This is a predicted structure of a 75-nucleotide RNA (transfer RNA) from a Candidatus Woesearchaeota archaeon. The source organism's lineage runs through Archaea, Nanobdellati and Candidatus Woesearchaeota. Its mean pLDDT, the model's own confidence on a scale to 100, is 81. Rfam family: tRNA.
[in-house]
RNA sequence: GAGCCUGUGGCCCAGUCUGGAUAAGGCGACGGCCUUCUAAGCCGUAGGUCGGGGGUUCGAAUCCCUCCAGGCUCA
Numbered sequence: 001g002a003g004c005c006u007g008u009g010g011c012c013c014a015g016u017c018u019g020g021a022u023a024a025g026g027c028g029a030c031g032g033c034c035u036u037c038u039a040a041g042c043c044g045u046a047g048g049u050c051g052g053g054g055g056u057u058c059g060a061a062u063c064c065c066u067c068c069a070g071g072c073u074c075a
Stems, first nucleotide, its partner, number of pairs: 001074007010027003020058001029045005051067005
């Protein structure tokens, strides 16, 4: 220098192919129930503007462009 993949709550991860409105789930945190207490179990709550910017569209995590970060391969 070229190509490909990845980036979504504190952590992990689905959704992207086929745009459809409120982004699923798990761990963790907090509160409650239960228990003599703790753990386990059960219930609930908070936490995301989907890596940044721009574009297309009635509508973008999803499509297009560009940049950033990480990884792999080639030169």